This is a predicted structure of a 350-nucleotide part of an RNA (small-subunit ribosomal RNA, central domain) from an uncultured bacterium.
Context: one part of a larger RNA
């Protein structure tokens, strides 16, 4: 490379968007570029393969034939890709009509707990823990009751639920704002589908200027425990957790499952809409579209198990594996303020 694969064995990029490219829906007319038959020219020669023949046979050699799959010209075909013209409504969009909702951004308000302060009450303990001790306390602590100041988070609702490309999102209120869904069928007329590069987004931790600090809490300090304890558990604490603005660009970033279309028995819940039927009405019922979960058939897996939310049938596009360890490395180059990040080898062993 052929091929074979990527849920757990090596293998889906974190997630989107999108340039090139690659593919792509229904009807009809033309073309003839791809594609198919024909015809001619050319494809040295020798070999190879066939047949006959010459050396007594064979190697070996002659001769004929086949074949040389290409190329190039010419003449037709016109279904299929292409291209060009007209045309259509199903795929897509749009605009009217409805509705979900922790989707995003920025302001503003709330109460509940927890430190801190300041005052009453009040007296000797508190606190921790297997046990203990450090540690706080007669300069009045814990506890209680009353005001205050400050920061972070939003119990309860809540839920297999909702929302978002992922990453994520949770108190209420208001401003702007993105995307969905359903319903009808009025409007464009294939506008699509992936998607190398690029460009954006992207948990915590970290970094960088400034600002903030209630708890928590790497580091660091004491106190146990231990043979020893650079831990486990206590009693403190500093970065950091929090805001802004910038970078950094990784995660088991996990559904360990790329995207999009199509097809393929079924039960049962659960969100959000849409007709029916039925009622004063609601709910209960049938139906049906979009999600989101459990169970299982057929089929499929090595097996687990997936199982209309496929890992079942197909079709198109990107991406990726090719033994184990060397090595999420070196070396080079691009990023970065640095940590460090991407890309990514070999010897050498087994």
């Nucleotide at each position: 490379u052929u091929g074979g694969g990527c849920g757990u064995a090596a293998a889906g990029c974190g997630u989107a968007u999108g340039u090139a490219g690659g593919c792509g829906g229904c009807u009809a007319a033309g073309u003839a570029a791809g594609u198919c038959a024909g015809g001619c020219g050319u494809g040295c020669a020798a070999g190879c393969c066939c047949g006959u023949g010459g050396c007594u046979c064979a190697a070996c050699c002659a001769c004929g034939g086949a074949a040389u799959u290409g190329c190039g010209u010419u003449u037709g075909a016109a279904a299929c890709u292409g291209c060009u013209u007209a045309a259509c409504u199903u795929g897509a969009g749009u605009a009217c009509a409805g509705g979900a909702g922790a989707g995003g951004a920025a302001a503003g308000c709330g109460g509940a707990a927890u430190u801190c302060c300041c005052a009453g009450u009040g007296u000797a303990g508190c606190g921790g823990u297997g046990a203990c001790a450090u540690g706080c306390g007669u300069a009045g602590a814990u506890a209680u009751c009353a005001g205050g100041a400050g920061g972070a988070a939003c119990a309860c609702c809540a839920a297999a639920a909702g929302c978002g490309a992922a990453g994520g999102c949770a108190g209420c209120u208001u401003u702007c704002u993105g995307g969905c869904c359903c319903a009808a069928a009025a409007c464009u007329g294939a506008c699509g589908c992936u998607g190398a590069a690029g460009c954006a987004c992207g948990a915590a931790a970290g970094c960088g200027u400034g600002g903030g600090g209630a708890g928590c809490a790497a580091a660091c300090a004491g106190g146990a425990u231990u043979a020893g304890a650079u831990a486990c558990c206590c009693u403190g604490g500093u970065a950091g957790u929090c805001c802004a603005c910038g970078c950094u660009g990784u995660a088991a970033a996990c559904g360990a499952u790329g995207a999009g279309c199509a097809c393929u028995u079924g039960g049962u819940g659960u969100u959000g809409g849409g007709a029916g039927a039925u009622u004063c009405g609601a709910c209960c019922c049938u139906c049906u579209c979009a999600g989101u979960g459990c169970c299982g058939g057929a089929g499929u897996u090595a097996a687990c198990g997936c199982a209309u939310u496929a890992a079942g049938u197909g079709c198109u596009c990107c991406g990726c594996c090719u033994g184990g360890g060397g090595a999420c490395u070196a070396c080079g180059a691009c990023c970065g303020c640095a940590a460090g990040g991407u890309u990514g080898a070999a010897a050498c062993u087994c």
Its Rfam family is "Bacterial small subunit ribosomal RNA".